[in-house]
Transfer RNA from a bacterium, 73 nucleotides, folded computationally. Model confidence (mean pLDDT): 82 of 100. The sequence was found in a public genome assembly.
RNA sequence: GGGCCGGUAGCUCAGUUGGGAGAGCGCGACGCUGGCAGCGUUGAGGUCGCAGGUUCGAUCCCUGUUCGGUCCA
Repeated sequence: GGGCCGGUAGCUCAGUUGGGAGAGCGCGACGCUGGCAGCGUUGAGGUCGCAGGUUCGAUCCCUGUUCGGUCCA
């Protein structure tokens, strides 16, 4: 320098025929229990790496760029 994969909640990760942003764990509140643990109910938490473009509408399509992994040179 080039190819490929990945960057989504605090953590691990889903999510594409383009229209609802989600799960598990963690965290808060409440309930069950004498209490703890545990279980249940509920809630908070996100610039979907960044910047543009296309579109009525983008996590998703296109371009550039950045970070990590890997392969080639």